[in-house]
Molecule: transfer RNA
Organism: uncultured Clostridia bacterium
């Protein structure tokens, strides 16, 4: 250089034949239990879906380049 894959919430990730308000766990705050913590139960915040463009009435999704990761090839 080329070819394949992945990139979503601090971590780990579901959702990808284009449509619902973008889910879940852990972990972090806030309550309630408790003499106090621990567990346990409720609840809140937390996303430019790697980036930036194009298709569409609509785009994590589908094309086009451009980052970064892995893996194969030369």
């Nucleotide at each position: 250089g080329c070819a394949c894959u992945c990139g979503u919430a601090g971590c780990u990730u579901a959702g990808u034949c284009g449509g619902a308000u973008a889910g879940a766990g852990c972990a972090u705050c806030a309550g309630a239990u408790u003499c106090c913590g621990a567990u346990u139960c409720u609840g809140a915040a937390g996303g430019u879906c790697g980036c930036a463009g194009g298709u569409u009435c609509g785009a994590a999704u589908c094309c086009c380049g451009c980052c970064g990761g892995g893996u194969g090839c030369g």